[in-house]
RNA sequence: AGAGAGGGACAAGGGGCCGCGGAGGCUGAUCCAUUUGGAUCUUACCUCUGAGGAAAGUCCGGACUCCGUAGGGCAGAUCACUGGGGAAAUCCCAGCGGGGGCGACCUCAGGGAAAGUGCAGCAGAGAGCAGACCGCCGAUGGCCUUCGGGCACAGGCAAGGGUGAAACGGUGGUGUAAGAGACCACCAGCGGUGCGGGCGACCGGACCGGCUCGGUAAACCCUGAUCGGAGCAAGGCCAAGUAAGAGGGCGCACGAGGACGGCCCGUCCGAGCCCUCGGGUAGGCCGCAUCAGUUGAAUGGUCCCUCACGACAGAAUCCGGCUUAUCGGCCCUCUCUUCCU
Numbered sequence: 001a002g003a004g005a006g007g008g009a010c011a012a013g014g015g016g017c018c019g020c021g022g023a024g025g026c027u028g029a030u031c032c033a034u035u036u037g038g039a040u041c042u043u044a045c046c047u048c049u050g051a052g053g054a055a056a057g058u059c060c061g062g063a064c065u066c067c068g069u070a071g072g073g074c075a076g077a078u079c080a081c082u083g084g085g086g087a088a089a090u091c092c093c094a095g096c097g098g099g100g101g102c103g104a105c106c107u108c109a110g111g112g113a114a115a116g117u118g119c120a121g122c123a124g125a126g127a128g129c130a131g132a133c134c135g136c137c138g139a140u141g142g143c144c145u146u147c148g149g150g151c152a153c154a155g156g157c158a159a160g161g162g163u164g165a166a167a168c169g170g171u172g173g174u175g176u177a178a179g180a181g182a183c184c185a186c187c188a189g190c191g192g193u194g195c196g197g198g199c200g201a202c203c204g205g206a207c208c209g210g211c212u213c214g215g216u217a218a219a220c221c222c223u224g225a226u227c228g229g230a231g232c233a234a235g236g237c238c239a240a241g242u243a244a245g246a247g248g249g250c251g252c253a254c255g256a257g258g259a260c261g262g263c264c265c266g267u268c269c270g271a272g273c274c275c276u277c278g279g280g281u282a283g284g285c286c287g288c289a290u291c292a293g294u295u296g297a298a299u300g301g302u303c304c305c306u307c308a309c310g311a312c313a314g315a316a317u318c319c320g321g322c323u324u325a326u327c328g329g330c331c332c333u334c335u336c337u338u339c340c341u
Base pairs, nucleotide, nucleotide: 001337002336003335004334005333006332007331008330010328012306013305014304015303016302017301018300020050021049022048023047024046025045028041029040030039031038032037052312056323057322059321060320061319062318063317064231065230066229067228071265072264073263074262076227077226078225079224080223081095082094083093084092085091096110097108098107099106100105111222112221116220117219118216119215133161134160135157136156137155140154141153142151143150144149169187170186171185172184173183174182188212190209191208192207193206195204196203197202235286236285237284238283245277246276247275248274249273250272257269258268259267307310
């Protein structure tokens, strides 16, 4: 100097004028009380205050609210290596193992394939305890022979070639008619024994053994763990309101109906309930003095200056996470390459 990796914060700023939402004050009016005062409304004016790192998605957890208790089971859903954080989370941190990268680092639905089932087109002999297309041998038996040998029938082989993403360990040798873990050396994998390091997942190395029956579970499945539901349009209070309306069904303790994801059991409530048609009312307050709390859309318009030239984008009960979108510069740490001293 260049190219990268990881992390942190910012999110246009300042000023003038006019205009919005909330709270308080002041002024005025009404009502009550009459010792101070209290309640409601209110033009102008004054003071303070007024969107985000994701407010988005509504994916997960919780606070809070309601369902009388949320009991047992089935189904269903989610998660799945180790340690720690945390109220919890399917979240976060660190590590182990697999994969990628020269590296800093990135990434993973990471328990089980020997419980079972399924799938892998086409090609290929054969795709899991399989297989003979091209081939190799033909010692022994068979056929022919000029007796030198020839043929490749019986039989033997899966080492060589080919197909394929993948072919039932790899390399080198012994051996054989030709071969083959048949045997041997080294290696990979698997199993066993015991040693060392680590909290652990795991790592390292030693000895022994049989030679080695693949992949896939974000396929069905198996194993283990967790899970009652609905949600501020939850829920509560005040006001208003008509048509003790009409018809049908079931039932009154031998039990209709009900208890907020589906089904079953259990438990409990229970004298009226369910369906269709028709009529009436639907306004306000709390939840929300949350240091913003809208409820038909609150922070806008305009001018000037500065420079990083401004993206994604607007709260709606509140927190902890995750995911997605994003202009621009700033700060910190680390890796690689090249050059100079």

Bacterial RNase P class A from an uncultured bacterium, 341 nucleotides, folded computationally. The coordinates come from a structure-prediction model, not an experiment, and the mean pLDDT is 77. It matches the Rfam family "Bacterial RNase P class A". Rfam links the family to the GO terms dimeric ribonuclease P complex, tRNA processing and ribonuclease P activity. From the family's description: Ribonuclease P (RNase P) is a ubiquitous endoribonuclease, found in archaea, bacteria and eukarya as well as chloroplasts and mitochondria. It was read from a public genome assembly, where an Rfam model found it.